Source information:
This is a predicted structure of a 352-nucleotide part of an RNA (large-subunit ribosomal RNA, domain IV) from Desulfotomaculum sp. 1211_IL3151.
[in-house]
Context: one part of a larger RNA
RNA sequence: CCCUCGUUAAGGAACUCGGCAAAAUGACCCCGUAACUUCGGGAGAAGGGGUGCCUCGGUAUCGUGAAAUAUGCACAUAUGGAGCGAGAAGAGGCCGCAGAGAAAAGGCCCAAGCGACUGUUUAGCAAAAACACAGGUCCCUGCUAAAGCGAAAGCUGACGUAUAGGGGCUGACGCCUGCCCGGUGCUGGAAGGUUAAGGGGAAAUGUUAGAGUAAUCGAAGCAUAGAACCGAAGCCCCAGUAAACGGCGGCCGUAACUAUAACGGUCCUAAGGUAGCGAAAUUCCUUGUCAGGUAAGUUCUGACCCGCACGAAAGGCGUAACGAUUUGGGCACUGUCUCAACGAGGGGCUCG
Numbered sequence: 001c002c003c004u005c006g007u008u009a010a011g012g013a014a015c016u017c018g019g020c021a022a023a024a025u026g027a028c029c030c031c032g033u034a035a036c037u038u039c040g041g042g043a044g045a046a047g048g049g050g051u052g053c054c055u056c057g058g059u060a061u062c063g064u065g066a067a068a069u070a071u072g073c074a075c076a077u078a079u080g081g082a083g084c085g086a087g088a089a090g091a092g093g094c095c096g097c098a099g100a101g102a103a104a105a106g107g108c109c110c111a112a113g114c115g116a117c118u119g120u121u122u123a124g125c126a127a128a129a130a131c132a133c134a135g136g137u138c139c140c141u142g143c144u145a146a147a148g149c150g151a152a153a154g155c156u157g158a159c160g161u162a163u164a165g166g167g168g169c170u171g172a173c174g175c176c177u178g179c180c181c182g183g184u185g186c187u188g189g190a191a192g193g194u195u196a197a198g199g200g201g202a203a204a205u206g207u208u209a210g211a212g213u214a215a216u217c218g219a220a221g222c223a224u225a226g227a228a229c230c231g232a233a234g235c236c237c238c239a240g241u242a243a244a245c246g247g248c249g250g251c252c253g254u255a256a257c258u259a260u261a262a263c264g265g266u267c268c269u270a271a272g273g274u275a276g277c278g279a280a281a282u283u284c285c286u287u288g289u290c291a292g293g294u295a296a297g298u299u300c301u302g303a304c305c306c307g308c309a310c311g312a313a314a315g316g317c318g319u320a321a322c323g324a325u326u327u328g329g330g331c332a333c334u335g336u337c338u339c340a341a342c343g344a345g346g347g348g349c350u351c352g
Base pairs, nucleotide, nucleotide: 001347002346003345004344005343006342007341008340010338011337014336019333027051028050029049030048031047036041038172052094053093054092055091056090061086062085063084064083068079069078070077071076095099107331108330109329110328111327112326113325114323115322119131120130135170136169137168138167139166140165141164147156148155149154173318174317175316176315178248179247180246183245184244185241186240187239188238189237192236193235194234198230199229204224205223206222207221210217211216249267250266251265252264253263276310277307288304289303290302291301292300
């Protein structure tokens, strides 16, 4: 010097990103216990007091309940209280620094965010606000179901049958969930347009019997080639549908101080963000402004609204309870610190 412990004057978080670590609390009995609340909770809330031994006394009391007695044919019923077990309150006294005498055994409160909750997760850096969840809602599926695995047979679904099964989103509960169907998707429709294979077979070409002096023409057959026309779904088209994918404006002017604009004009759009919330796990400017808390507060809380770039099941806003969750504050407590000291054990070090 290092590791693991113990103690510490005065102060008590001044340490630090942060009370990390440590200290403190701790058992049982009694008293007492707030906001809020889904009336269950919150709650061991918080905050207090007591605890040993001796005597009254194993007393009061409680539990169990034998013998015996009475009734009864019997089963049994009633009286009865032995024995056994449990065991105060209170009063008086005694000792110690200390009586839950050692060990083991909640720190607590206030406010806010997120997630309702118990659960689950990155075996070996993340336990969470992530996943799941009960509940909500939409879509598909009439049974040889849909969906899935499998070249197939077959199997799961299910020896189930729409109060069932599969898929998507949301995520207890409370109050709610606005507008847009123009685009994309899905569902329905079928008049018209377009359209495949296939059907169809026109015109054309090659070949040559034949005709022609020749150039050339050229039947049938064969071959090549293939127009019109017929021809489904789909697409175009017409509707519906947003708890489907998604989207939810700009400029200018205006009130008797000023400021602001209930109001008006205009352009564009499918429609121009409703309720609620808001410098937020979202706010760039920004340490916004005001208030609270502090002597002093980029964090925190309450407001304001100018929302760079919240917003309603990729749910919005609340919410008791819950959380090894995150943030801020306080009480208690402390070697975290001012600022270090001493001690113990084990290393290091020296000798061997």

It matches the Rfam family "Bacterial large subunit ribosomal RNA". Its family is annotated with ribosome and structural constituent of ribosome in the Gene Ontology.